RNA sequence: GGGCUUGUAGCUCAGAGGAAGAGCGUUUCUCUGAUAAAGAAAAGGUCGAUGGUUCGAGUCCAUCCAAGCCCA
Numbered sequence: 001g002g003g004c005u006u007g008u009a010g011c012u013c014a015g016a017g018g019a020a021g022a023g024c025g026u027u028u029c030u031c032u033g034a035u036a037a038a039g040a041a042a043a044g045g046u047c048g049a050u051g052g053u054u055c056g057a058g059u060c061c062a063u064c065c066a067a068g069c070c071c072a
Stems, first nucleotide, its partner, number of pairs: 001071007010024004018055001026042005048064005
């Protein structure tokens, strides 16, 4: 220098155009003499950035940024 993959909650990851979820973790409550376990509820996201397409974008397109892999 060229090509490919990935980027979503604190962590690990789903989510193939109709507006974002799971597990673990955190907080509160129930239960217990008290913990743990179990059960219930809640908080937590400008979906890497900026533009574009579309009635509508996490999803499609372009350019950047970051990480990884391959070729030279």
Overview:
Transfer RNA from a Thermodesulfovibrionales bacterium, 72 nucleotides, folded computationally. The sequence is in RNAcentral, with records from ENA. The organism belongs to Thermodesulfovibrionales, within Bacteria. Rfam family: tRNA. By type it is a transfer RNA. The coordinates come from a structure-prediction model, not an experiment, and the mean pLDDT is 83.